[in-house]
Context: one part of a larger RNA
RNA sequence: CUCCAGCUAAGGAAUUCGGCAAAAUGACCCCGUAACUUCGGGAUAAGGGGUGCCGCCUGGGGUGUAGGAUUUAUCAUCCGAAGCCCCGGGCGGCCGCAGAGAAUCGGCGGGGGCGACUGUUUACUAAAAACACAGGUCUCUGCUAAGUCGCAAGACGAGGUAUAGGGACUGACGCCUGCCCGGUGCCGGAAGGUUAAGGGGAGGUGUGCAAGCACCAAACCGAAGCCCCGGUAAACGGCGGCCGUAACUAUAACGGUCCUAAGGUAGCGAAAUUCCUUGUCGGGUAAGUUCCGACCUGCACGAAAGGCGUAACGAUCCCCGCGCUGUCUCAGCUGGAGACUCG
Numbered sequence: 001c002u003c004c005a006g007c008u009a010a011g012g013a014a015u016u017c018g019g020c021a022a023a024a025u026g027a028c029c030c031c032g033u034a035a036c037u038u039c040g041g042g043a044u045a046a047g048g049g050g051u052g053c054c055g056c057c058u059g060g061g062g063u064g065u066a067g068g069a070u071u072u073a074u075c076a077u078c079c080g081a082a083g084c085c086c087c088g089g090g091c092g093g094c095c096g097c098a099g100a101g102a103a104u105c106g107g108c109g110g111g112g113g114c115g116a117c118u119g120u121u122u123a124c125u126a127a128a129a130a131c132a133c134a135g136g137u138c139u140c141u142g143c144u145a146a147g148u149c150g151c152a153a154g155a156c157g158a159g160g161u162a163u164a165g166g167g168a169c170u171g172a173c174g175c176c177u178g179c180c181c182g183g184u185g186c187c188g189g190a191a192g193g194u195u196a197a198g199g200g201g202a203g204g205u206g207u208g209c210a211a212g213c214a215c216c217a218a219a220c221c222g223a224a225g226c227c228c229c230g231g232u233a234a235a236c237g238g239c240g241g242c243c244g245u246a247a248c249u250a251u252a253a254c255g256g257u258c259c260u261a262a263g264g265u266a267g268c269g270a271a272a273u274u275c276c277u278u279g280u281c282g283g284g285u286a287a288g289u290u291c292c293g294a295c296c297u298g299c300a301c302g303a304a305a306g307g308c309g310u311a312a313c314g315a316u317c318c319c320c321g322c323g324c325u326g327u328c329u330c331a332g333c334u335g336g337a338g339a340c341u342c343g
Base pairs, nucleotide, nucleotide: 001338002337003336004335005334006333007332008331010329011328014327019324027051028050029049030048031047036041038172052094053093054092055091056090057089058088059087060086061085062084063083067079068078069077070076095099107322108321109320110319111318112317113316114314115313119131120130135170136169137168138167139166140165141164147156148155149154173309174308175307176306178239179238180237183236184235185232186231187230188229189228192227193226194225198221199220203216204215205214206213207212240258241257242256243255244254267301268298279295280294281293282292283291
């Protein structure tokens, strides 16, 4: 000097990205427990008190001797001193620094983000706000179902039958889920347009004396698809610009104009989203790029790629406080194992 343990004056997070690590809390009994809430919870909330040993008094329970009561005198049922066992209560005393005397054995509180929850996951750097989930919606599927595997036979679906099965999205619950069908997709459409093979053959070509044989071929008829006409957004998706205007100023309920299929409703908003930005104001600190509450100028939120809330839950993430500490000011000491020297 390194590692593993133990202790430490005063201070107590000043350390650090961050209380990481350590310390602290801890059992049982009693008292007592807030906001909020889906009335279950939150709760071991929080916060307090008690706990050893000896003596005396005392309550309850079990067993049950002696004894007693009933009696069909017993074989039986019931009560029950004592003794033994179990669970307590009260008063007084004794000892130590300390009585859950060791060990095992929650630190707590407040605010916020995300996800409802219990679960699942990158076997060997990620456990999460990712996946799943009950619940919601759309859509396909009438049974030889749709869908899936297989060349096929065949099988799963299912020995099920629309309260079923497949696919997709969303993700408890509460309040809700606006406008656009022009494009793309899907669904519907007895007309019309286009149109392949095929049908049809006007007309023509070659050859031949000819009959004929061979070939080219215009009208016209001819599916699905596409065009066309409608529907459909919890289908893929989309949801404007400029100018002016109120008796201070500022702002613009109001007006004008251009464009669009329609111009973003509710709710939320510097947000896991805000570039400018450490926005501005308020709170907390002596001091706060984080945090909480507001404002709205939303570079570039927004309604099932759901919007906004939400009790409970979380080895989740962020902020604050109490307790506690060698994390630190700032280091010291003790024990053990190495390091070093010799063998």
Molecule: large-subunit ribosomal RNA, domain IV
Organism: Thiohalorhabdus sp.